[in-house]
């Protein structure tokens, strides 16, 4: 230098290929229940500019372009 993969909640991930109605799951956090107390268990709640910027579109996490970060391959 070229090519490929990954980036979505505090953490781990799904959704992306084939655009559509409010972006979801598990764990964690918080509150409550239970307990003499803690753990465990049960219930509820909170939390997101979908790496960043721009474009296309009635509509973008999803398509296009650029760019940043991490990983891998080739030279």
């Nucleotide at each position: 230098g070229c090519c490929c993969c990954u980036g979505u909640a505090g953490c781990g991930c799904a959704g992306c290929c084939c655009g559509g109605a409010u972006a979801g799951c598990g764990c964690a956090c918080u509150a409550g229940g239970u307990u003499c107390c803690u753990a465990a268990c049960c219930u509820a709640u909170u939390g997101g500019u979908c790496g960043u910027g721009a474009g296309u579109u009635c509509a973008a996490a999803u398509c296009u372009c650029a760019u940043c970060a991490g990983g891998g391959g080739c030279g």